[in-house]
RNA sequence: GCCCCCGUGGCGCAAGGGUAGCGCAGCGGAUUUUUAAUCCGUUGGCUGGGGGUUCGAGUCCCCCCGGGGGUACCA
Numbered sequence: 001g002c003c004c005c006c007g008u009g010g011c012g013c014a015a016g017g018g019u020a021g022c023g024c025a026g027c028g029g030a031u032u033u034u035u036a037a038u039c040c041g042u043u044g045g046c047u048g049g050g051g052g053u054u055c056g057a058g059u060c061c062c063c064c065c066g067g068g069g070g071u072a073c074c075a
Base pairs, nucleotide, nucleotide: 001071002070003069004068005067006066007065010024011023012022013021018055026042027041028040029039030038048064049063050062051061052060
């Protein structure tokens, strides 16, 4: 250089065109003498950045950024 995969709440991951959800963590409460555990409730992201297609994009297309993997230089 080329090819492939990945980037989504604080962390780990879903949703593969119909308007973003689960677990953990956090916060409030119940229970408990207290802590832990358990149970109930709840906050938090417009999806790496920009552009395009579409009635509608996390999802499809183009460029860029970051991370991981593979591969080539044979004169």

This is a predicted structure of a 75-nucleotide RNA (transfer RNA) from a Planctomycetales bacterium. It matches the Rfam family "tRNA". The family's RNA type in Rfam is transfer RNA. It was read from a public genome assembly. The prediction has a mean pLDDT of 82.